[in-house]
RNA sequence: GGCGAGGUAGCCAAGGUGGUCACGGCAGGUGUCUGAAAAACAUCAGAUGUCGGUUCGACUCCGACCCUCGCCA
Repeated sequence: GGCGAGGUAGCCAAGGUGGUCACGGCAGGUGUCUGAAAAACAUCAGAUGUCGGUUCGACUCCGACCCUCGCCA
């Protein structure tokens, strides 16, 4: 340098037919329980790499860029 895969909460991670509250798990807050904790249960909050384009509407489609991994040279 070329090609491919990926980037979604503090961590892991699903999804992509364009439109509903963006699925879950761990961690965290609150409550129930307990003498107190742990566990369990209930509940709450938090996320689509950046910029631009298409569209009535973009996490999703398109382009550029940034970052990570792999292959080739």